[in-house]
Context: one part of a larger RNA
RNA sequence: GGAUGAACGCUGGCGGAAUGCUUUACACAUGCAAGUCGAACGGGCUUAAAGGGCUUGCUCUUUAAGUUAGUGGCGAACGGGUGAGUAAUAUAUCGGAACGUAUCCAAUAAUGGGGGAUAACUAAUCGAAAGGUUGGCUAAUACCGCAUACGCCCUACGGGGGAAAGCUAGGGAUCUUCGGACCUGGCGUUAAUGGAGCGGCCGAUAUCUGAUUAGCUAGUUGGUGAGGUAAGAGCUCACCAAGGCGACGAUCAGUAGCUGGCCUGAGAGGACGACCAGCCACACUGGAACUGAGACACGGUCCAGACUCCUACGGGAGGCAGCAGUGGGGAAUUUUGGACAAUGGGCGAAAGCCUGAUCCAGCCAUUCCGCGUGAGUGAAGAAGGCCUUCGGGUUGUAAAGCUCUUUCGCAAGGGAAGAACACUUAGUCUCUAACAUAGACUGAGGUUGACGGUACCUUGAUAAGAAGCACCGGCUAACUACGUGCCAGCAGCCGCGGUAAUACGUAGGGUGCGAGCGUUAAUC
Numbered sequence: 001g002g003a004u005g006a007a008c009g010c011u012g013g014c015g016g017a018a019u020g021c022u023u024u025a026c027a028c029a030u031g032c033a034a035g036u037c038g039a040a041c042g043g044g045c046u047u048a049a050a051g052g053g054c055u056u057g058c059u060c061u062u063u064a065a066g067u068u069a070g071u072g073g074c075g076a077a078c079g080g081g082u083g084a085g086u087a088a089u090a091u092a093u094c095g096g097a098a099c100g101u102a103u104c105c106a107a108u109a110a111u112g113g114g115g116g117a118u119a120a121c122u123a124a125u126c127g128a129a130a131g132g133u134u135g136g137c138u139a140a141u142a143c144c145g146c147a148u149a150c151g152c153c154c155u156a157c158g159g160g161g162g163a164a165a166g167c168u169a170g171g172g173a174u175c176u177u178c179g180g181a182c183c184u185g186g187c188g189u190u191a192a193u194g195g196a197g198c199g200g201c202c203g204a205u206a207u208c209u210g211a212u213u214a215g216c217u218a219g220u221u222g223g224u225g226a227g228g229u230a231a232g233a234g235c236u237c238a239c240c241a242a243g244g245c246g247a248c249g250a251u252c253a254g255u256a257g258c259u260g261g262c263c264u265g266a267g268a269g270g271a272c273g274a275c276c277a278g279c280c281a282c283a284c285u286g287g288a289a290c291u292g293a294g295a296c297a298c299g300g301u302c303c304a305g306a307c308u309c310c311u312a313c314g315g316g317a318g319g320c321a322g323c324a325g326u327g328g329g330g331a332a333u334u335u336u337g338g339a340c341a342a343u344g345g346g347c348g349a350a351a352g353c354c355u356g357a358u359c360c361a362g363c364c365a366u367u368c369c370g371c372g373u374g375a376g377u378g379a380a381g382a383a384g385g386c387c388u389u390c391g392g393g394u395u396g397u398a399a400a401g402c403u404c405u406u407u408c409g410c411a412a413g414g415g416a417a418g419a420a421c422a423c424u425u426a427g428u429c430u431c432u433a434a435c436a437u438a439g440a441c442u443g444a445g446g447u448u449g450a451c452g453g454u455a456c457c458u459u460g461a462u463a464a465g466a467a468g469c470a471c472c473g474g475c476u477a478a479c480u481a482c483g484u485g486c487c488a489g490c491a492g493c494c495g496c497g498g499u500a501a502u503a504c505g506u507a508g509g510g511u512g513c514g515a516g517c518g519u520u521a522a523u524c
Base pairs, nucleotide, nucleotide: 001524002523004521006520007519008518009517010516013371014370015369016368017367018366020363021329026327027326028325030324031323032322035074036073037072040071041070043068044067045066046065047064048063049062050061051060052059053058081282082281083280090207091206092205093204094203095202096201099199100198101197104195105194106193108191109190110189111188112146114144115143121136122135123134124133125132126131152161153160154159166187167186168185169184170183171182174181175180208254209253210252215245216244217243220242221241222240223239224238225237226236227235257279258278259277260276261272263270264269284305285304286303287302288301307318308317309316310315335361337360338359339358343357344355345354346353347352374404375403376402377401384395385394386393387392408465410460411459412458413457414456418451423445424444425443426442427441428440429439430438468513469512470511471510472509473494474493475492479508480507481506482505483504489496490495
């Protein structure tokens, strides 16, 4: 000199952009953070219409619309947080072969015929609650067989095995028990193939300190066989052999998430790994599996432990390292805000719903950047202050005065872009028996804004509302007076102070930076 996720002291006008628990991976009140689909299914409830019974305001049936606890599907493995652990089961780079893959894309084949349950509901019942138990009824894209099998799997090559589910929209003939059958479109389902993207596995090289850590190792190292996995492998097991690693630092101990990067430096290098992006690990502590395409799962399950809470003492409930917020720790770090308008995600045919992701707003000079606090003129060099050799000097064109301007702020008025979708309608093409429906493209119309009456623009009034901090012995730019008298004090180093202190304190003056200035901390 640079730089900081900084803190502290004094001071503080505006705007833009960004950052904001570095400490206790400490404990957490409260609210929200993952739902959605009625176009998979049977019920319940509400409303409306029609019809029936009729006690005239109740009840039954049908239809339609809405809503939804439950069964079922998809999602919940993403997104968000943190860095405890981890020195290599990690990361970075370059390679490899023995693998998996829901959704998506391309192309292929199929979607036939049956069955038995069960929740909801209802009846009874246990419990303070959490939550159950028993009997009965019912549906499905839930569950289970049968049939079929190009390709698929197993095979001793003879053969053997294995699947499915429907929902919805429209309709000219034909049939009809008037419900539909049938045909067509869309979405789904099953089997198998390829791809994309994603993931699992293996190797090489690199990745902090210590030898006051020198030996370490028994599934240890290798083989055979078997098991296991999606897959290779001591991954696991039985048997056999006695290997394997190590001064090119094994083992042990300490410290630490890694990288892109960031800071500094001419570079080489050194230090760091906040924000943003990629990967990894973790989710009160330890362990385990289940479901599933995917987890050994932050807002799932089970067991154990510590802690907190409820209890009728029998028993139960919980997990902010999600967003806010609280206590505690600390030098120190924000609102219990708004909206799904945009982008993205989940579900859905869609409308749409959900989304503390996200987009915004709020707080803080925490950082960076920009602007302002006026401009010109003005010598009687005013008054006052300070110094003085008492002549004067200095503050100082500084002020006042005069002439202007009005950024920002204040007041008034106007006022965005961010919006494209969706939806409606017309045309063309595809499917089709169809100018039905559906899909694609094009044109026209057209709804939706949290921020926010914000940005921005115009107008108005008035110099009006807006300057401090540190330093002045040398290093180092900037000096005098008074007070003090080795005292009080200063100090980064040298060093000042014991009666004329440019070094302490105050004042005047000056120097530097400026909405900041200085100090401290750690770093190059």